[in-house]
Molecule: SAM riboswitch aptamer (S box leader)
Organism: Fictibacillus gelatini DSM 15865
Order: sequence, then structure tokens, then C1' cells
RNA sequence: UUCUUAUCAAGAGAGGUGGAGGGAUUUGGCCCUAUGAUGCCUCGGCAGCGGGUUCUCGCUUGAGAAUACUGUGCCAAUUCCAACAAGCAAGGGUAGUUUGCUUGAUAGAUAAGAA
Repeated sequence: UUCUUAUCAAGAGAGGUGGAGGGAUUUGGCCCUAUGAUGCCUCGGCAGCGGGUUCUCGCUUGAGAAUACUGUGCCAAUUCCAACAAGCAAGGGUAGUUUGCUUGAUAGAUAAGAA
């Protein structure tokens, strides 16, 4: 980097540094930001996946729960929202459009496995 599988409505901030944009990408919206954001460092925290440990059930393989010990991850807003398709509702009145909701897809993120 690619592929497969699972999850993505919950959760969790202080200090320092630095000085301009940032919220992955494009567009639109919305929001954060000189009361100093994003990023980086330190400390703290959260608990999803894999491992470990303990307990319960089954007892061949296993299943469930707890625990922050370990590898990672995360700590504004649902992945901030929408974009593509289908369905439903309302408006509109025959333009083939607007708005809202639901589902799915695409893209992305994280973990585990494989190449």
C1' cells in the first nucleotide's frame, strides 16, 4: 500500500509551545479560531478492538461478564451535516422542482487477519 471482516448516536481536558487558519479530500452548508484554534510536547482521562488476568456457564473447541496490566486507538459538534440511489411525507402546480424523514451505497476512521 492492497484485500477481507467488524464497528462508527455512547465515553473522555488541563498545562506548555507556537502564531494562522482549521474541522481527511472536492463542492455547498454549518461550526471552531488572536478570549490564540489546528498542529506538536507533557500530564491526565475514556474504554472500542486484539492479548493477558479473574469469575461464571459449558467443559473437546468455546460463550458471557469484569479488570486499564499490555499493543493500539480516542478525548468540539453523529464520521459536524449533505452530495449518489430508492422509498415515504409535505409544498408546488406540470415544472420534471423544493424541503423533511428513513434505508442502502460510495468515501473515510479504528481494530483484527491476510498478501